A computed fold for a 72-nucleotide RNA from a Nannocystaceae bacterium, annotated as transfer RNA. The organism belongs to Nannocystaceae, within Bacteria. Its mean pLDDT, the model's own confidence on a scale to 100, is 80. It matches the Rfam family "tRNA". Rfam describes the family as follows. Transfer RNA (tRNA) molecules are approximately 80 nucleotides in length. It is annotated as a transfer RNA.
């Protein structure tokens, strides 16, 4: 230098023929308990960035940024 892949909550991951963004652990509050856990319930938190398409983008298209692999 070229080619692919991937970038969603604090974590580890889902959702695409375009249509309110969700689980499970955490975290916060309540219940429970003689207290702590755990259990139950109820909440807070996220689409890497800027641009196009489109009534409508997490998706589709173009740029950048950072990670991985490849190839040279």
């Nucleotide at each position: 230098g070229c080619u692919g892949g991937c970038g969603u909550a604090g974590c580890u991951c889902a959702a695409u023929g375009g249509g309110u963004a969700g689980a499970g652990c955490u975290c916060u509050c309540g219940c429970u308990u003689c207290g702590u856990a755990a259990c139950c319930g109820a909440g807070g938190g996220a689409u890497c960035c800027c641009g196009g398409u489109u009534c409508a983008a997490u998706u589709c298209c173009g740029g950048g940024c950072g990670c991985c692999a490849g190839c040279u």